[in-house]
RNA sequence: AGAGUUUGAUCCUGGCUCAGGACGAACGCUGGCGGCGUGCUUAACACAUGCAAGUCGAACGGAUGCAUUAUUGGUAGCAAUACCCUUGGUGUAUUAGUGGCGAACGGGUGAGUAACACGUGAGAAACCUGCCUCGAAGACGGGGAUAACAGUUGGAAACGACUGCUAAUACCCGAUAUCUCCAUCUGGUCGCAUGGCCGGGUGAAGAAAUGGAUUCCGCUUCGAGAGGGUCUCGCGGGCUAUCAGCUAGUUGGUGAGGUAACGGCUCACCAAGGCGACGACGGCUAGCUGGUCUGAGAGGACGACCAGCCACACUGGGACUGAGACACGGCCCAGACUCCUACGGGAGGCAGCAGUGGGGAAUCUUGCGCAAUGGGCGAAAGCCUGACGCAGCAACGCCGCGUGCGGGAAGAAGGCCUUAGGGUUGUAAACCGCUUUCAGUAGGAACGAAAAUGACGGUACCUGCAGAAGAAGGUGCGGCCAACUACGUGCCAGCAGCCGCGGUGACACGUAGGCACCAAGCGUUGUCCGGAUUUAUUGGGCGUAAAGAGCUCGUAGGCGGUUCAGUAAGUCGGGUGUGAAAACUCUGGGCUUAACCCAGAGCCGCCACUCGAUACUGCUGUGACUUGAGUUCGGUAGGGGAGCAGGGAAUUCCUAGUGUAGCGGUGAAAUGCGCAGAUAUUAGGAGGAACACCGGUGGCGAAGGCGCUGCUCUGGGCCGAUACUGACGCUGAGGAGCGAAAGCGUGGGUAGCAAACAGGAUUAGAUACCCUGGUAGUCCACGCCGUAAACGUUGGGCACUAGGUGUGGGUUCCAACCAACGGAAUCCGCGCCGUCGCUAACGCAUUAAGUGCCCCGCCUGGGGAGUACGGCGGCAACGCUAAAACUCAAAGGAAUUGACGGGGGCCCGCACAAGCAGCGGAGCGUGUUGCUUAAUUCGAUGCAACGCGAAGAACCUUACCUGGGUUUGACAUGCUGGGAAAAGCCGUAGAGAUACGGUGUCCUUCGGGGCCCAGCACAGGUGGUGCAUGGCUGUCGUCAGCUCGUGUCGUGAGAUGUUGGGUUAAGUCCCGCAACGAGCGCAACCCCCGUCGCAUGUUGCCAGCAUUCAGUUGGGGACUCAUGCGAGACUGCCGGUGACAAACCGGAGGAAGGCGGGGACGACGUCAAGUCAUCAUGCCCCUUAUGUCCAGGGCUACACACGUGCUACAUUGGCGUAUACAGAGGGCAGCGAUACCGCGAGGUGGAGCGAAUCCCACAAAGUACGUCUCGGUUCGGAUUGCAGGCUGAAACUCGCCUGCAUGAAGGUGGAGUUGCUAGUAAUCGUGGAUCAGCACGCCACGGUGAAUACGUUCCCGGGCCUUGUACACACCGCCCGUCACACCACGGGAGUGAGCAACACCCGAAGCCGGUGGCCUAACCCUUACGGGAGGGAGCCGUCGAAGGUGGGACCCGUGACUGGGGUGAAGUCGUAACAAGGUAGCCGUAGCGGAAGCUGCGGCUG
Repeated sequence: AGAGUUUGAUCCUGGCUCAGGACGAACGCUGGCGGCGUGCUUAACACAUGCAAGUCGAACGGAUGCAUUAUUGGUAGCAAUACCCUUGGUGUAUUAGUGGCGAACGGGUGAGUAACACGUGAGAAACCUGCCUCGAAGACGGGGAUAACAGUUGGAAACGACUGCUAAUACCCGAUAUCUCCAUCUGGUCGCAUGGCCGGGUGAAGAAAUGGAUUCCGCUUCGAGAGGGUCUCGCGGGCUAUCAGCUAGUUGGUGAGGUAACGGCUCACCAAGGCGACGACGGCUAGCUGGUCUGAGAGGACGACCAGCCACACUGGGACUGAGACACGGCCCAGACUCCUACGGGAGGCAGCAGUGGGGAAUCUUGCGCAAUGGGCGAAAGCCUGACGCAGCAACGCCGCGUGCGGGAAGAAGGCCUUAGGGUUGUAAACCGCUUUCAGUAGGAACGAAAAUGACGGUACCUGCAGAAGAAGGUGCGGCCAACUACGUGCCAGCAGCCGCGGUGACACGUAGGCACCAAGCGUUGUCCGGAUUUAUUGGGCGUAAAGAGCUCGUAGGCGGUUCAGUAAGUCGGGUGUGAAAACUCUGGGCUUAACCCAGAGCCGCCACUCGAUACUGCUGUGACUUGAGUUCGGUAGGGGAGCAGGGAAUUCCUAGUGUAGCGGUGAAAUGCGCAGAUAUUAGGAGGAACACCGGUGGCGAAGGCGCUGCUCUGGGCCGAUACUGACGCUGAGGAGCGAAAGCGUGGGUAGCAAACAGGAUUAGAUACCCUGGUAGUCCACGCCGUAAACGUUGGGCACUAGGUGUGGGUUCCAACCAACGGAAUCCGCGCCGUCGCUAACGCAUUAAGUGCCCCGCCUGGGGAGUACGGCGGCAACGCUAAAACUCAAAGGAAUUGACGGGGGCCCGCACAAGCAGCGGAGCGUGUUGCUUAAUUCGAUGCAACGCGAAGAACCUUACCUGGGUUUGACAUGCUGGGAAAAGCCGUAGAGAUACGGUGUCCUUCGGGGCCCAGCACAGGUGGUGCAUGGCUGUCGUCAGCUCGUGUCGUGAGAUGUUGGGUUAAGUCCCGCAACGAGCGCAACCCCCGUCGCAUGUUGCCAGCAUUCAGUUGGGGACUCAUGCGAGACUGCCGGUGACAAACCGGAGGAAGGCGGGGACGACGUCAAGUCAUCAUGCCCCUUAUGUCCAGGGCUACACACGUGCUACAUUGGCGUAUACAGAGGGCAGCGAUACCGCGAGGUGGAGCGAAUCCCACAAAGUACGUCUCGGUUCGGAUUGCAGGCUGAAACUCGCCUGCAUGAAGGUGGAGUUGCUAGUAAUCGUGGAUCAGCACGCCACGGUGAAUACGUUCCCGGGCCUUGUACACACCGCCCGUCACACCACGGGAGUGAGCAACACCCGAAGCCGGUGGCCUAACCCUUACGGGAGGGAGCCGUCGAAGGUGGGACCCGUGACUGGGGUGAAGUCGUAACAAGGUAGCCGUAGCGGAAGCUGCGGCUG
């Protein structure tokens, strides 16, 4: 840092996907060790059990134990003394209670919260603060209670009640007052303000525990500090406008209350304010931050662990205590839930640590210890501490280590592959030598601890010992992406992140071998960032790809000309404060290293304060200026707008005249109109709508739009000129106005046109196109609608950046009296061309899509969808705003090459036309489909299968069927073993194959060969795949094309060359040209025919000579002919045309003239064209059979249908007789003469000939004569009968031929269709291959021998150029909509169920506050007392008040008969709308109509 994926290919746009990193993870497979971390992301779901907050006896009175002492009494003893009991003291230990401090910390969680909650920076002159520190002062005199305890008593329990006693550092009163506070008077000083601070005077009020212990700790008041807290403010950080208005304590004031304190915090009264587009209010989501992950950064996402703050503690409410709470392990109330209960009543709150259930893909031990660090209490010892320190579990993460090291090639065996040679696994193993980290085992043994004290822990660490010993897997291997083979499977099973693999040779599925990558892990899934410049500040766009609002005015806002002065807000610089620690970076250090930890430094954009600078921006200045903008004056063009009036042409209608049979309409028709007089024509009249020509990429307007003429009113522009104003400007979110056509409302109007509708045509249908009618509408007035391809698909403004040319308006100059024309300059418009530059390209180019600035609007893959829901507007139609689920991997833009077009141009071809002869009708032959069959073997199937493979099926062939046999085989090779015959001949059985019997003795270099038998390898297959192939072939097409190198152009695919102008049969040639050359094709070179020459002369020839029946013979080489070699034709010559070219036209000569005729020869390629059955061949399949042998049958069937032929239908003919003239072939298992026999096919016979010698072999049509005469015939010959011939083992199925007899259809063939342009068509016969026999087929040969071509409009095929394209499997293409079926998500829906927040009313707990008759009441006061007072309390009343209830609405979610469209799906149905002029150009808006695409009307656009 990029890559894959849209296309045939290309460039671009654009989405999707991948490679990276990360994680509190989970899942799959696997798993040796250690260190350091981390571990309920879900149910803030419910919790059993244990523990998590106590401590102080040095505050207090008790109680209890022990010790001791004293005392009363008793017992024992002589006594000392011992023991027991009572009472008191002292010491010590434990401690329920009173009291003090703590429990508001620590620990957990993230539900709520969009907020001064958090972060950051300020402020509090508006505040509080226990314990701690410092300072100043003080502690005097009294008093009354109460728990514990004792007694009585209630209750199941929890827990109480009453009576009595008692203490304090518990409580109360008084005194004193450094001091504090309050009131008031007053001085000084400071502050932005309220006001603060420091003093002085007077008055009022306010303390204490002299307690405990004897180093000290406490108590009270005041001041200060530290730390902590509270309040206020600026700024910052989510989504949503389909939430736009919100607000009644609301905003402010006065007064009061309340608080530690300011404050509507609360209350009374007064005023009517306050907030909001810079987003109020509402909805949704969410703890915030330091930071974490990612990223080059800017950013984006996240907020586990650690740290700071906040909030919460079953849910909701409330206060009490206290320095501090509205309190996680406190209290009260309400609610839900759980538990106990004697049913009366009680108890509880793990979001503390463990643990349980549940939920979930998923997250640990009911461990040890207070040794360390820290906290509470205590004077202390100490106690408490699930904070914490440790251990346990888990590869959950990061880091480190190991699973050995060296040698070892016959490259072992085995595996896999193989071209069978080998390759690979692989120095890998075995084997030899060495080492022992880790794990194991034994011994020793820390730091952490300052005096003592170690949970961890006999741990880290050290040492010894044994032995390679105990320790490797996971994923991938088509591309991206590193790594390939075999087998299996056969669109199956499966894979897949994207593209995509799998339909018989799968590097893509599964397995194996091999390889690649990581490694105690490896993969997968999920999520985040990245790549993605794919939301673009850095760093994108909007003519055609998504994207400029239809246009203008204008509010807020943003931006703004020249100059002076001031200021210093922005901006820039210096300094100060702050920016917690941890984290991050750097440096250094500590664990053997690393992870990890420690220290120092850096960093922490911000914010606040302060000092300075003043270029730029801002601000101030009733400063200045004139160039921006505007005003004034004078001209000027114009379909700019509104109203009124007028005009002529035309259509239609009415009336009248003339006039007669049609008119009208179309591709052709019909409907329609017309003898009741149309159309046509003349005259007159009516009425409505629109304004020809001029008219023009001409004018005007902001856009929509505006076109006869005149008048009135009116907007804007342009030019010129002077003066004036003095920045007054630009843009413009919201907003307002204007806004084609269609449409709507009311009222008019209606000539023409014309949705709908009706009829006629067309058509398979025709709800269309065409025709005839025709209503809304089109027109007017007023009012709505507010949309268009409202387009230059290009927002507005300003400035700058080559030109050329045309045109509209003005001015100046040349220029001079008018006019006209012309030229130059300049300003403003409207066009075209074009440089730089830009662009993906097309293109744009001073009228920018170039270069810059300012402002607005809009875009972010395609479909769903401009749709649903909601809102706003509208009378409605509808408009504006505007999603999601789901689905696809594309959808697109421009350009390229092809192909195609019912696009265009040019040009060819027996393509059409002009002709001749046919086919299609008949009979027969032959091939094919179909049907049949045991089998009718197989293949060929539009042209380019169908007399094709087959140049020849009775057996054979033969591949098919039936039946009978056979299994190393009918055939080949090799090996092993054996053998004596084998072949042949004869016989028997059999349909035969075969079997059996007899007969029968090959060659040899003596090794053997040949033959047979048995066995092993193997043979064999016309079995499959022509879509695995080679080879061969067909076809386009003998069409003129197809390409390459270099160069050039283009980002590129590609283009150029090969296009263009001519010409040709031809990419043939010439000319031109950013091309120059070249190759495969064309042509020529090859063969045959046509003329001549030379050479040769048998079997060929015979002019002259001789000879004979005959070129028979002698002879001859002249001729024909044959063979071989040459010549000849090249547009060479002449004329014309043409660019002087190429070439074409005409002519001469010539046997032949412009390619002389014919053949062979087939470019790059296309059709997965044909052939596995010619042959060859991969793979698959069969192996006592799908091989092989045999007999018989079949391939020859027959209702039909088609192709291709033959023979005909007759007189240009048939028949009979006579008679003339070829060429090219074939012949030895052959051709076979003369002769004889037969009516004939043929037979007998055998001369000659391996052939220029002999034979096949008489050519026929033709010619001459005769006959027939229009009749299904003397045409035609099918069919059938009989009799024969030939071939062949064999003609039944199933051959050919002959004779006699029979004598069918057929009288020139519908639609349609084929061949042929000259020695051709037509016609006539001849030969050959195959072959025993069998041709009407095929191949070849000659004889006779035409007609026609004006021409290229049309049909078919082809070539070149061009154009359009949504096609590229390429028009047999692509593709649209309804309908039917299946599935999916969504909307509507009578309703129905739940949730959330608020409102109104009712009820109203606890509790604070307020009130209070009667009641209760130790301290203080009065009173001798009783009693009274102050104060307090219970109770009651009231305000507020949670939960609850009722009600109507709002929002939201689920569900819902039915319903609506949408999406997807392999083939379905109906049509053919779009892409080509897509067959009616398409599309946009609107309206009507129609099964559906759609059609039609009106206006608009060109895409």
Background: A computed fold for a 1503-nucleotide RNA from an Acidimicrobiales bacterium, annotated as small-subunit ribosomal RNA. Its Rfam family is "Bacterial small subunit ribosomal RNA". NCBI's taxonomy places the organism under Bacteria, Bacillati, Actinomycetota, Acidimicrobiia, Acidimicrobiales. Its mean pLDDT, the model's own confidence on a scale to 100, is 86.